[in-house]
Molecule: small-subunit ribosomal RNA
Organism: uncultured bacterium
RNA sequence: GAGAGUUUGAUCCUGGCUCAGGAUUAACGCUGGCGGUAUGCCUAAUACAUGCAAGUCGAACGGGUAUAGAAAUAUAUCAGUGGCGCACGGGUGAGUAACACGUUGGUAACCUGCCUAGAUGCCUGGGAUAACUUGGAGAAAUCCUUGCUAAUACCGGAUAGUUCAUUUGAUGGAAUCGUUAGAUGAAUAAAGAUCCUUAAUAGGGAUUACAUUUAGAUGGGCCUGCGGUGCAUUAGCUAGUUGGUGAGAUAACAGCCCACCAAGGCAACGAUGCAUAGCCGAUCUGAGAGGAUGAACGGCCACACUGGAACUGAGACACGGUCCAGACUCCUACGGGAGGCAGCAGUAGGGAAUUUUCGGCAAUGGGCGCAAGCCUGACCGAGCAAUACCGCGUGAAUGAUGAAGGCUCUAUGAGUCGUAAAGUUCUGUAGUAGGCGAAAAAAAGAUGGGAUAGGAAAUGAUCUUGUUUUGAUGGUAGCCUACCAAUAGUCGUAGCUAAUUGCGUGCCAGCAGCUGCGGUAAUACGUGAACGACGAGCGUUAUCCGGAAUUAUUGGGCGUAAAGCGGGAGCAGGCGGUUCUUUAAGUCUGAAGUGAAAAUGCGAUGCUCAACAUCGUAUGGCUUUAGAAACUGGAGAGCUAGAAUCAGGGAGAGGCGAAUGGAAUUUCUGGUGUAGUGGUAAAAUACAUAGAUAUCAGAAGGAACACCGAUGGCGAAGGCAGUUCGCUAGACCUGUAUUGACGCUCAGUCCCGAAAGCGUGGGUAGCAACAAGGAUUAGAUACCCUUUUAGUCCACGCAGACAACGAUGAGUACUAAGUGUUGGGGUGACCCAAUGCUACAGCUAACGCAGUAAGUACUCCGCCUGGGAAGUACGUUCGAAAGAAUAAAACUUAAAGGAAUUGACGGGGACCCGCACACGCGGUGGAGCAUGUGGUUUAAUUCGACGCAACGCGAAGAACCUUACCAGUGUUUGACAUUACUAGGCAAAGCUCUAGAGAUAGAGUCAUAGUUAUGCUAGUAACAGGUGGUGCAUGGUUGUCGUCAGCUCGUGUCGUGAGAUGUCAUGGUUAAGUCCUGAAACGAGCGCAACCCCUUUCUUCAGUUACCAUCAUUAAGUUGGGGACUCUGGAGAUACCGCAUUCGAAAGUAUGAGGAAGGUGGGGAUGAUGUCAAAUCAUCAUGCCCUUUAUACUCUGGGCUACACACGUGCUACAAUGGCCAUUACAAAGUGUUGCGAAAUCGCGAGAUGGAGCUAAUCACAAAAAGAUGGUCUCAAUUCGGAUUGAAGUCUGCAACUCGACUUCAUGAAGUCGGAAUCGCUAGUAAUCAUAAAUCAGCAACGUUAUGGUGAAUACGUACCCGGGUCUUGUACACACCGCCCGUCAAACCAUGGGAGUUGACAAUACCCGAAGUCGUAUAUCUAACCCGCAAGGGAGGAUUGCGCCUAAGGUAGGGUUGAUGACUGGGGUUAAGUCGUAACAAGGUAUCCGUACUGGAAGGUGCGGAUGGAUCACCUCCUUU
Repeated sequence: GAGAGUUUGAUCCUGGCUCAGGAUUAACGCUGGCGGUAUGCCUAAUACAUGCAAGUCGAACGGGUAUAGAAAUAUAUCAGUGGCGCACGGGUGAGUAACACGUUGGUAACCUGCCUAGAUGCCUGGGAUAACUUGGAGAAAUCCUUGCUAAUACCGGAUAGUUCAUUUGAUGGAAUCGUUAGAUGAAUAAAGAUCCUUAAUAGGGAUUACAUUUAGAUGGGCCUGCGGUGCAUUAGCUAGUUGGUGAGAUAACAGCCCACCAAGGCAACGAUGCAUAGCCGAUCUGAGAGGAUGAACGGCCACACUGGAACUGAGACACGGUCCAGACUCCUACGGGAGGCAGCAGUAGGGAAUUUUCGGCAAUGGGCGCAAGCCUGACCGAGCAAUACCGCGUGAAUGAUGAAGGCUCUAUGAGUCGUAAAGUUCUGUAGUAGGCGAAAAAAAGAUGGGAUAGGAAAUGAUCUUGUUUUGAUGGUAGCCUACCAAUAGUCGUAGCUAAUUGCGUGCCAGCAGCUGCGGUAAUACGUGAACGACGAGCGUUAUCCGGAAUUAUUGGGCGUAAAGCGGGAGCAGGCGGUUCUUUAAGUCUGAAGUGAAAAUGCGAUGCUCAACAUCGUAUGGCUUUAGAAACUGGAGAGCUAGAAUCAGGGAGAGGCGAAUGGAAUUUCUGGUGUAGUGGUAAAAUACAUAGAUAUCAGAAGGAACACCGAUGGCGAAGGCAGUUCGCUAGACCUGUAUUGACGCUCAGUCCCGAAAGCGUGGGUAGCAACAAGGAUUAGAUACCCUUUUAGUCCACGCAGACAACGAUGAGUACUAAGUGUUGGGGUGACCCAAUGCUACAGCUAACGCAGUAAGUACUCCGCCUGGGAAGUACGUUCGAAAGAAUAAAACUUAAAGGAAUUGACGGGGACCCGCACACGCGGUGGAGCAUGUGGUUUAAUUCGACGCAACGCGAAGAACCUUACCAGUGUUUGACAUUACUAGGCAAAGCUCUAGAGAUAGAGUCAUAGUUAUGCUAGUAACAGGUGGUGCAUGGUUGUCGUCAGCUCGUGUCGUGAGAUGUCAUGGUUAAGUCCUGAAACGAGCGCAACCCCUUUCUUCAGUUACCAUCAUUAAGUUGGGGACUCUGGAGAUACCGCAUUCGAAAGUAUGAGGAAGGUGGGGAUGAUGUCAAAUCAUCAUGCCCUUUAUACUCUGGGCUACACACGUGCUACAAUGGCCAUUACAAAGUGUUGCGAAAUCGCGAGAUGGAGCUAAUCACAAAAAGAUGGUCUCAAUUCGGAUUGAAGUCUGCAACUCGACUUCAUGAAGUCGGAAUCGCUAGUAAUCAUAAAUCAGCAACGUUAUGGUGAAUACGUACCCGGGUCUUGUACACACCGCCCGUCAAACCAUGGGAGUUGACAAUACCCGAAGUCGUAUAUCUAACCCGCAAGGGAGGAUUGCGCCUAAGGUAGGGUUGAUGACUGGGGUUAAGUCGUAACAAGGUAUCCGUACUGGAAGGUGCGGAUGGAUCACCUCCUUU
């Protein structure tokens, strides 16, 4: 020390992406009151206007000027000489991967101005020069020249305890050597100024300066161990390079430099190169370990326009110095000059972005000075900026008519903003006004007094004390008094994540950190309200750490998720058995030094608190030192358990070479023999009458070795198979033998390494990439067939890739059992080695592994870090090539993936069922007609229904109506509902008339009732209305799988979990998840069955309108009567595998008896969880949207009835099992008062007249038909068939033209049993026959729904088609196969490789040129100090100049590295609905995949070898159980 979202239908895991936290020199958006403390160019080390940032000293010196003075002189001030300073302070981070930095040491290899302490001294001479002056040049900068002058400027001499050389001692050290005391020799110092005393300038004293020296302090130089970037697609680098000797140089060591000599030095523990970078204390984050950073503050380094160089100096190779070169800017009289903000401000530019051209030296610090003091953009302060942190405020109490107003809702009303506001009372932080007013200031300065020591005294030194002076900030902070309630915003509200509602929008506009929102009801967009979070801020963006155990030391992995090298040998490296002794490197303990300050932590203190500040304390590293000795390491001596050797054995397709054998294929020769052979699912190409195939004999040649043969053997792996011989490697077993840790692993390295392939030369029987042909196909560059070349074989080379797999690196040890096989040993029990299986613990995400570990541990090596781009590009290495090895990035993406689960699916498997097939019967598809649909047409042909499960369906009745459609006319509060207001009249309706197509308009008439008008009319307003849209917003209803046997739950158990079990089963059984049995399940629910209805049998009760056996009666069950029968209506009974037998454990099954009925007796109703966004907004209801003089309403006419055509469903037929005519028999179920309508009469008939009876077991419709009997027709488009048409009628109805049905007469079409295909049906069924009803004025009905009559055939069976159920298997599917998904091509965009080249940058190399400058050198020129010389002159030294070495910049040349760009070109990525195919996922329809070769539009195909990460079936082996 916290996690969350996101891969899936769900689960577990792996794994990435994303979020919540903290931080910032930040920026941006919106907003903005105050104060304190901090911070403020991260980019252009870009260029800079202007001002300032380093001066000071008159107590070093001469002089000028001013003032005062008569003057000497004094005071003040200034340029110059001189001294000190300018090497600090301040800035920046370009360079630098380095002893630059940090840390630890060293310097016996060094320096150090000013400062402190000690010692000594400060003597004596000399010549110049600036200023100034003369003359001159120049635009200027500046320079030349003449003459004079001073010093603490410069020079000589003296002295010296210093330095050097030689030398003698002492002493110390790990070495070179150090320290110290002497002797001799050489070289080398100085400067004064002020003050006191004094007559004095003498002398003395004091202070200070100066010189030498010894120490110290401070600051530096150099050396050194250790530490901290990336890239190996940078592997070799190096010539002053490495070392030595000598000379030189330096403060000092050293190749630092030079000459000579040697050939070294560095590097896989990463040299060299390239890229990047100032380092640290620390800062941020983190539990820590770590990671990231290096603003501010502090330490170090480096730099100062770029490059080079030295001078001066204690210190520089010098930010505000010098010289040179370069670039740039400025001035110029064109001749020449000047400059360097990475100091403070400021400007321009760049940029997302960073302040005032401020005040002051009051404080702190620095420079100079004796001091006063001067200077100080260091610093102290102020200004600007919410840039950060911290603090404060925008008020407190009370206040309910819960106001108005907004928003929301279930909308009369309620909720919410909300005690919020207003109002009342109070306080006085901030504010305004007035007043007082700091600390920072003393250890400072000035000026007095006093004391102390020393001194002759004074100055002076030290100490003490009085007075007095100094503040930029700033009249600021703070305090007192008075008055006064006085700015709030930003972001968010789907989940993560605290916080929700209305409206608008409608995959648009937009949002978005991830998942994802938005396609008409958006808590996800915009807006209002409400709410949440923080608050003078809030949010966004960027960056870092965290979460991330997501680089894993703490703290991960590698069988299948990413990941074990194809295998071995083995150097370096890492690790290493056992006993004793020793050592003390690692290790452990104590002590010491260091670890700067600041910071951080802890504890205190001061600002009213805090931030902030002050004080104290702690601090893991390094170094030194004293100890300990278990472990590791080093040294020594042993041991035998590891390892190796020896002896004796047996096993083996281990390897190499040589020889040899038989079977088979093919070819050739010959014989026999004749028409085909061959091949396939079927064919064809091919071979064959020139004699094939077949068969016999012989010959040739190559390749491979049947049976044995096996989860058998051998080998490190690849791999190895006839037999024999030769050579040879390894393993195993046994042993009283030998050595004595000799071992394990192994980067680099080396060797081996299937198949394909390559080179050279052979060989070639069979097979066979490529190729050719034939098929298949839409195509078929394939699968199948025929032929066939490389190749396959041998020899010698190359190559080094594989699913080179146990997808499992090697070694050692330990950890239950059981059981096969191979080799060896043992009399035996058993032991050793190898190879399999089952299985416990344990492990694992699971699957699984399990002594042959994937368990428990140790050692070593290799490898992994989301998917794609990609094992690709570039570079390099290897190869003759093919190619191999090493191996990225841009860009893109939120997943990709593993195992298991439930489904679904499979041209997977097993079992079972169904008129599913089969067996049968009858149809459809052909004809005509009816009807529905599509299409077409139309002003309109209203709308819906579309595989099964739309299509004689909604529609159980379209002439008007219906009606929704079209044309035209008319109406607008409306045809219909409710309400309100205003006005008016008493009528309206009906009837008659007129106009009109009608709606409508006008006129007339009007009995009764009503007149308190609730009615009617007109107007106004709310509203009505809509068969308008959305069945993908819905309710309800319905279809379908399917009357299929399934679908679930509770508790328990198993599994991490999704889930499983129950509901399962190599068991039975059933129509059934029906039941039995077993079983970690036990129970329960919805379904099944049963209960309900009809039907079949019986009993009983009741008999009217039904019935009639007996008795009467009639024409007649007509009537009396009867209650037996039929029948009707109630109530009951009956069937349960109950009984017998068979089989069985049971469930149950089979047969039989009895019975009206026998195994759910037959039918119906009844439809589980669910599926299809199935159907319906046009039955109805309904949200939302749309319409409102129209998408509403009314009316007339038309349309829904159209007609080239296509399909569905039916009817009638094609005839003799028939048609027609005549006669004759039997039914059920219905319906009827707006009705059914009898008898009778009329009509050929439809029908008419008529009106009995019937509100129905009473009357009517009503005749049943097929059937039976008789007759006729005689196989023909007919006496079949009836379409079509003509004429005449009937009926309904306002009305039959578009557009009704029926009747009669006449007409008499197609059609002679129906192609592919397809439908129904298993018994009272099919087939066939008629009847009735609903709707309805009538009817399109041949439809639909009911009813009865007659009444078959067939089922061997489950291989196949279809559908369904259960189990199992595979899966890349889950929208679930109508799934998923691959590649080319075409289009757009994006990044990237190659590319003739083009153009930059960088670092080197070679040569040329070579400034300034140091050094060297010179026979040049010049020259005050010192020396020589009488002098002239000379010397030393110096200056200038010449020359030389080195050398910056520059130039030339060829290369290197790296960037930008480039016609064209290669592949890659992304993008709802482009093209071609369908490669993969199921046996994916040819199993897939790996390597390799050839080949093709593309996925791909084929050959060779390999893998299982292949389904299915069979067999074998092993195991488990019995």